[in-house]
RNA sequence: CCUUAGAGUUUGAUCCUGGCUCAGAACGCAACGCUGGCGGCAGGCCUAACACAUGCAAGUCGAACGAGAAGGGUGACUUCGGUUGCCUGGACAGUGGCGGACGGGGGAGUAACGCGUGGGAAUCUACCCAGUGGUACGGAAUAACCCGGGGAAACUCGGGCUAAUACCGUAUAAGCCCUCCGGGGGAAAGAUUUAUUGCCCCUGGAUGAGCCCGCGUCGGAUUAGCUUGUUGGUGGGGUAAAAGCCCACCAAGGCGACGAUCCGUAGCUGGUCUGAGAGGAUGAUCAGCCACACUGGGACUGAGACACGACCCAGACUCCUACGGGAGGCAGCAGUGGGGAAUAUUGGACAAUGGGCGCAAGCCUGAUGCAGCCAUGCCGCGUGAGUGAAGAAGGCCCUAGGGUUGUAAAGCUCUUUCACCGGUGAAGAUAAUGACGGUAGCCGGAGAAGAAGCCCCGGCUAACUCCGUGCCAGCAGCCGCGGUAAGACGGAGGGGGCUAGCGUUGUUCGGAAUUACUGGGCGUAAAGCCGCGUAGGCGGAUUGGCCAGUUGGGGGUGAAAGCCCGAGGCUCAACCUCGGAAUCGCCCCCAAUACUGUCAAUCUCGAGUCCGGGAGAGGUGAGUGGAAUUCCUAGUGUAGAGGUGAAAUUCGUAGAUUUAGGAAGAACACCAGUGGCGAAGGCGGCUCACUGGCCCGAGACUGACGCUGAGGCGCGAAAGCCUUGGGGACCAAACAGAAUUAGAUAACCCUUGUUAUUCCCACCCCUGUAAAACGAUGGGUGCUACCCGUCGGUCGGCAUGCCCGGUCGGUGGCGCAGCUAACGCAUUAAGCACCCCGCCUGGGGAGACGGCCGCAAGGUUAAAACUCAAAGGAAUUGACGGGGGCCCGCACAAGCGGUGGAGCAUGUGGUUUAAUUCGACGCAACGCGCAGAACCUUACCAGCCCUUGACAUCCCCGGACGGUUUCCAGAGAUGGAUUCCUCCCAGCAAUGGGCCGGAAGACAGGUGCUGCAUGGCUGUCGUCAGCUCGUGUCGUGAGAUGUUGGGUUAAGUCCCGCAACGAGCGCAACCCUCGCCUUUAGUUGCCAGCAUUAAGUUGGGCACUCUAGAGGGACUGCCGGUGAUAAGCCGGAGGAAGGUGGGGAUGACGUCAAGUCAUCAUGGCCCUUACGGGCUGGGCUACACACGUGCUGCAAUGGCGGUGACAGUGGGCAGCAACCUCGCAAGGGGAAGCUAAUCUCCAAAAACCGUCUCAGUUCGGAUUGCACUCUGCAACUCGAGAGCAUGAAGUCGGAAUCGCUAGUAAUCGCGUAUCAGCAUGACGCGGUGAAUACGUUCCCGGGCCUUGUACACACCGCCCGUCACACCAUGGGAGUUGGCUUUACCCGAAGACUGUGCGCUAACCGCAAGGAGGCAGCAGGCCACGGUAAGGUCAGCGACUGACUGGGGUGAAGUCGUAACAAGGUAGCCGUAGGGGAACCUGCGGCUGGAUCACCUCCUU
Repeated sequence: CCUUAGAGUUUGAUCCUGGCUCAGAACGCAACGCUGGCGGCAGGCCUAACACAUGCAAGUCGAACGAGAAGGGUGACUUCGGUUGCCUGGACAGUGGCGGACGGGGGAGUAACGCGUGGGAAUCUACCCAGUGGUACGGAAUAACCCGGGGAAACUCGGGCUAAUACCGUAUAAGCCCUCCGGGGGAAAGAUUUAUUGCCCCUGGAUGAGCCCGCGUCGGAUUAGCUUGUUGGUGGGGUAAAAGCCCACCAAGGCGACGAUCCGUAGCUGGUCUGAGAGGAUGAUCAGCCACACUGGGACUGAGACACGACCCAGACUCCUACGGGAGGCAGCAGUGGGGAAUAUUGGACAAUGGGCGCAAGCCUGAUGCAGCCAUGCCGCGUGAGUGAAGAAGGCCCUAGGGUUGUAAAGCUCUUUCACCGGUGAAGAUAAUGACGGUAGCCGGAGAAGAAGCCCCGGCUAACUCCGUGCCAGCAGCCGCGGUAAGACGGAGGGGGCUAGCGUUGUUCGGAAUUACUGGGCGUAAAGCCGCGUAGGCGGAUUGGCCAGUUGGGGGUGAAAGCCCGAGGCUCAACCUCGGAAUCGCCCCCAAUACUGUCAAUCUCGAGUCCGGGAGAGGUGAGUGGAAUUCCUAGUGUAGAGGUGAAAUUCGUAGAUUUAGGAAGAACACCAGUGGCGAAGGCGGCUCACUGGCCCGAGACUGACGCUGAGGCGCGAAAGCCUUGGGGACCAAACAGAAUUAGAUAACCCUUGUUAUUCCCACCCCUGUAAAACGAUGGGUGCUACCCGUCGGUCGGCAUGCCCGGUCGGUGGCGCAGCUAACGCAUUAAGCACCCCGCCUGGGGAGACGGCCGCAAGGUUAAAACUCAAAGGAAUUGACGGGGGCCCGCACAAGCGGUGGAGCAUGUGGUUUAAUUCGACGCAACGCGCAGAACCUUACCAGCCCUUGACAUCCCCGGACGGUUUCCAGAGAUGGAUUCCUCCCAGCAAUGGGCCGGAAGACAGGUGCUGCAUGGCUGUCGUCAGCUCGUGUCGUGAGAUGUUGGGUUAAGUCCCGCAACGAGCGCAACCCUCGCCUUUAGUUGCCAGCAUUAAGUUGGGCACUCUAGAGGGACUGCCGGUGAUAAGCCGGAGGAAGGUGGGGAUGACGUCAAGUCAUCAUGGCCCUUACGGGCUGGGCUACACACGUGCUGCAAUGGCGGUGACAGUGGGCAGCAACCUCGCAAGGGGAAGCUAAUCUCCAAAAACCGUCUCAGUUCGGAUUGCACUCUGCAACUCGAGAGCAUGAAGUCGGAAUCGCUAGUAAUCGCGUAUCAGCAUGACGCGGUGAAUACGUUCCCGGGCCUUGUACACACCGCCCGUCACACCAUGGGAGUUGGCUUUACCCGAAGACUGUGCGCUAACCGCAAGGAGGCAGCAGGCCACGGUAAGGUCAGCGACUGACUGGGGUGAAGUCGUAACAAGGUAGCCGUAGGGGAACCUGCGGCUGGAUCACCUCCUU
């Protein structure tokens, strides 16, 4: 100086915890899909270290040596074919030297001194460099070659000749090596014309290599013990060299919790990728090291190997063969097969760089430098530029106006990079030599010409519409889309992103602070162990020494490349070159000494000891006491007792229950207390003995002796187990009985019996850190406000008390700072810090398998596959509760009358039918839509007809159209014929408009579908008192407050209080109506007084009634009481009316996807000679049955008969009709009046009087017969009414259920709408006119507050387990097979070593014989492969298999129950034990993470 980003997803919403997922970067390849112009640079079998055809990849030196072909020269000879001598030449092969240990390859093995880093000492090092010295004299062989033999071949044997820088001996030895210090030992090579070069010994260097050590280097402890050459010593052997490297002997060691051994995995590093970094992942290309070369073993040669293109042996495999034997090793470069998702040419060159050999020329070099193939990656370039609006056409969308594609195209004007054609043509090479290559570059030419795709567009995430599809087809990274309007599927248009690429898949890091060193947690989310104590970690004060840690300085190293910075070279970049920095590490030296450490010394405050007091259910043992229970005995005495919600089982006339005495066992009421003690579990009558810990006081002593504590050890409720014995009163799993219940393997409740056991005791044993063993809170130390209780001790005061104050220790409550996601914690911390230990890392699977412990039950330690997108914590708002509190309502209760039974009416279901059109379905469908289906209505059915249509608009042609009369066919629609009448408006006219017909087409039409696409309207909670907002305040937030509280009200009505203050929609009031009064106005209304009449008929009048306009009146206003001096309530006065006077209208925010597409409107879909339209007939009126709503009744509060009693609302011209008349009547015939306070419907009915006298009736009227009336085109299906006759059920209604609180219920009649006619329905009107309400326990509904909740589609919620079915992974399982490995034994190739060496033997010795030495052979131990036996371990790959079996997971609509969530209807849960189809139930002990009520105690004020 630079650098650090988040989002989606749990909920109705919120905060937190926590997982899952995404955006980024990267990749040797990758690979796949679609697409593809050029160039530069780089890269290119990650799989089968699988097998390999063919070619090439290591040779070279004649200046070490012998021999010497072809060819050339020359001489001689010649039979002219040629032969031969010499010279030259130097091939092929050989001897010899150097190199084949480098270079190249792949990564199998290896967890190791293999690698990395830094050191070390006991070493070697060919070629190279420097230096000292030397290079003398001899000897014997042997290949090649020649001759002969064996073999198919590979190859090989015998004999003979020969050279050397090949081999051997001797001499010499400055220096060298050994040594017992006397001595002993050991070299050489020559070549050449010269120059020169080589050779030998030694010394030093350089380079390379070997060896040793410190530190670092993956996972598993469900691998805890490993080791016998093992550890060390002595002696010896061995090596270039230290060493158990090897051997003999001796000793018994060595390693390991700081992880030995074992198992799995893996080449290591520089680096690479990612990341802010710390880290994490990785180890392609390039570079360093290692190990490997078909598999295993072995040595030889050599300076160097135990050797990729060398050798020997064994094994597997392949090839050749004449079957006797042989040959081979691409993990070199190409290439082939195979495997695989997948990875290139059997190219050219040694021109450059480098390597081997050579004096050199040079040869060799698949090292290397180049080319080829591949978008595999990185980088660069292009596919054109400018202009161009009629915003062309086409496409898509559209509200039909337009918008968009879009300056995009076309057109016009330009340019030519790249590619192409032609020409020229490098650097790379300091002299020669160029594979690349006629390449790069340069020049010229033509022509916009040859060159764009891929993915995405619901949110995250940038980009939207249409169509198709209809939980289908499909998408999907997560959340999730799709069930008829899908921005999420498919297509299209448009848009976004990237671009010769784009997407997908895979992998790594990141995001993830989600393993937290940087940088997390553990009261309730996952997560704290009761104590003692080992190792370990940490540790008081002072002084001094040391300087290990630490700090500063210096030195060495930290390869190169890479990363970073600077500069430079290819036109730029990628790439490359140079320089710097960095490499955070390790080692060494010097210095400092505060801190840590260590050593020494001292100290007392930490810790402890001693002394004196103190409290206590602390522990163990022995003894002892009273109450109660049960049993036994006795007495009294009679019929019950007991028990429950109610009962029964049970006991009792053989005398129970009740009373007294005795016996036995177990437990200890009151005291008793958020009292005490203990580490926890836990501990409770009293006395004694023994014993642990704690507290207080005062001094003295020790002198850091401390804290924590992995392992370890101990203690450890209840239940449970074992052995033995004792005891056994109560209680009591299991079992049995009674009951409850749909069932009841349960409970509550009960009862009885009984077992185990338990409870109790003794002994022994065992399990179990283990129970909700909890404060769900590990231990220790220090620090950080108070106040109030309580227990134990102690000190002080004076006012001596039930006193006050202080202090130490314990135990509680409230509360500040602080902390916390919140709840809450708060000196007894969950605050601020330090030390140590334990534990956690999404839910389920799950506490499985293995190990250890146990007699068992089981405990402990502790996974994975698979599966889900969550599982959770706290708090919020609702809803709900068989939670609580308060309060309303004809909700119950108190009453009156009904329904449910009958007959009928009507609606519905069901059934039937050609059709019985459709809708409405708990309350809130069912006398509902329908205020009125014979046709019509009508939507349904059958049949007959029409097709621009019955109806609307537009265009064209024609014209009147049409009405009326009669007739024919037909069921009618319709078709045909016919008589008579005949245009209107504007305009001068043409013509236009109206009307009708015809033709074609746009279109009409649809009561067809979707009320879950909608508008509108309506129902319902509910006329319930609620529902909200602004600002402020509180809370991280959802949200709260206000709106809660105390009163009060019909009311969120009002008052008071209050972090709230106000406001809105609701309530109330304002509106209508009824009740009183006043006033205005009197016709059609009224009539007190006057006149008049049959009559308010008329005059007159408008007082009254009434009508209908306007006003008044009622407001808790007044008085008393009460309340808080309030609001209000109670009572009273006055008043027509009194506390909302009665009734109506009025219906907050919202709920029920409530109802209606068939009132209407309307999106979308569907039909179009029909799903449209017309007509006739039928149906909606059916009928075994079931339900709802009603009417009429069952009778005397009645029926019947009689009789001048009294209303009100309303209606009336296609009408109401007085009155007269006919008919028994319905009704008919006449007929005045009235468009209505005038006329009319109009008679009110109950009432009153008489009669009947309790009966299927003088009740009741269904049903049926006959004969009629009215309406209407028409009463058959299918109207209403009337008369006569008929006279059914029914004698007050089971379970159950409805309405109503006053002019109400009940009862009585009257009117109206619809309507031709049809009313028991609906809507209205008046007449008569009750009963009851103690009260709020209960049922139902509702309001407010509060509480619990696992509910939020909100209890009609949620949810558990068995069983059944399908699929998936997995455990056990008789066993099979394989890999790895251990132990013991057998066999024992090649080989080196040791011994032997009677066979063989050139160099040396010897005259010789012979010897020395050597070789073969043989023997031995070692040892690869192989074999036998017994284990261990794993099972991942090829296939491990597996009858059967266990549980687990997942799966729209299966079965049984209802366990949990509310007090979940028996509070739940934990541990344990028994039982049961299942959830579960029961016993014992424990917990609150239990609701509710009461009491006690405490706190605050």
Molecule: small-subunit ribosomal RNA
Organism: uncultured prokaryote